[in-house]
RNA sequence: GGGCGGGUAGCUCAGUUGGUAGAGCAGCGGUCUUACACACCGCGGGUCGCAGGUUCGAGCCCUGUCCCGCCCA
Numbered sequence: 001g002g003g004c005g006g007g008u009a010g011c012u013c014a015g016u017u018g019g020u021a022g023a024g025c026a027g028c029g030g031u032c033u034u035a036c037a038c039a040c041c042g043c044g045g046g047u048c049g050c051a052g053g054u055u056c057g058a059g060c061c062c063u064g065u066c067c068c069g070c071c072c073a
Stems, first nucleotide, its partner, number of pairs: 001072007010025004019056001027043005049065005
């Protein structure tokens, strides 16, 4: 330098044909306990890497670009 895959909550990851952004763990509050842990109930948490385009509407499609991994040179 070229090709492929990936970037979504604090972490690990889903997200169907473009139509309300989600789960588990973690965190916070509560129940329980002498207390802690476990368990159970509930709550908060998002620039969907960045910029632009298409569209009534984009996490999803298109262009550029940054970062990570693998392969080739």